[in-house]
Context: one part of a larger RNA
């Protein structure tokens, strides 16, 4: 526990939904809850403030008096917030015509490429390395032809290109199935922004069952190096690495949370729409949505950001308060474990 803040100094949850709550567009009417305001009642003296007055002054003390605001009654105003009531369309929603994508999910097909298994030519080396060796080879490798078989991953197009909430997604077809974006202005009439708690989805490593198993490859055995080598290199290889069900819930980066509006340009690149133009398609322009690079103003401690903001505002959520101890104890909660979330304090500097 104010305040300051959260790109790199601590700090944005991994991303979305989405109750509660917080907040909310433009314009009538009511009503008066909040909000002003009138009058009243009360807020005991003492204090403490203004005046005055009494002890020679002053400290003290008397006396008068004001006033703040609070809480109660009443009267009265309606601008603003909230409430009713009726209406609007610029938010946000449907529709209706198109467009683009490695957006998802599922069956089905393809080639190179490696390994393997047979057959064939053929013979003494192959492999590997900074240099060897283990290692494979006369029981016939290595190379080089033919055929079969197998699991992954999908070259060239490939692009600060697309898409997707993030994780992520890339051969080709087909079937299902999500989102965007442009155009238009029928159609709803604020239905809308966040969003504690919840709920979902969530690389890759691991676990569970049951396939699968070519490359590769923790683990692990052997060669080397080395003083030593539990490594870096070299031959080999279990797990995994694939697939189908289910857990697990981490890293999750733009180190930059999510809507809206507003603020100089200049140069690309992607989707669409359109104007001149033209037979028509390029060019050249104009608007919207992405997605990059420079840059002004402002902004930052600087680096740097700069219409895709770290600017100039609102609205709502998350987070931070010296290092170390410590993301650890303990408690709960989830996990099948492995752990995962939640998180202290003594102590020290």
């Nucleotide at each position: 526990u104010u305040g300051g803040g959260c790109g790199u100094a601590a700090a944005g949850g991994g991303u979305c939904u989405g109750c509660a709550g917080g907040u909310g567009g433009a314009a009538c009417u009511g009503a008066a809850a909040g909000u002003c305001u009138g009058c009243u009642g009360u807020u005991a003296a003492a204090g403490a403030g203004u005046u005055u007055g009494g002890c020679u002054u002053a400290a003290c003390c008397a006396a008068a008096u004001a006033a703040a605001a609070g809480c109660g009654g009443u009267g009265g105003a309606a601008a603003c917030u909230a409430c009713a009531g009726a209406a609007c369309u610029a938010g946000a929603g449907u529709g209706u015509g198109g467009u683009a994508g490695g957006g998802g999910c599922a069956a089905a097909a393809g080639g190179a490429a490696u390994u393997c298994c047979u057959g064939g030519u053929g013979u003494a080396g192959c492999g590997g390395u900074g240099a060897a060796a283990u290692g494979c080879g006369u029981a016939g490798a290595u190379a080089u032809c033919a055929g079969g078989a197998a699991g992954a991953a999908c070259a060239c197009c490939g692009g600060u290109g697309g898409c997707g909430a993030a994780a992520g997604c890339g051969u080709u077809u087909u079937g299902c199935u999500a989102g965007a974006c442009c155009a238009u202005a029928a159609c709803u009439g604020a239905c809308a922004c966040u969003g504690a708690g919840g709920g979902a989805c969530g690389a890759a490593a691991g676990c569970u069952a049951g396939g699968g198993g070519a490359g590769c490859g923790a683990a692990u055995g052997g060669g080397a190096u080395u003083a030593g080598a539990u490594a870096c290199c070299c031959c080999a290889g279990u797990a995994g690495u694939c697939c189908u069900a289910g857990c697990c819930g981490u890293a999750a980066c733009g180190a930059u949370g999510g809507a809206u509006a507003c603020u100089a340009g200049g140069c690309g690149u992607g989707g669409c729409u359109u104007g001149u133009a033209u037979c028509g398609a390029c060019c050249c322009g104009a608007g919207c949505c992405g997605u990059g690079c420079c840059g002004g103003a402002g902004c930052u401690a600087a680096c740097g950001c700069g219409u895709u903001a770290a600017g100039u505002a609102u609205c709502c959520c998350g987070c931070c308060u010296g290092g170390g101890g410590a993301g650890u104890a303990c408690g709960c909660a989830c996990g099948c474990a492995a752990g995962u979330g939640u998180g202290a304090a003594a102590c020290u500097c």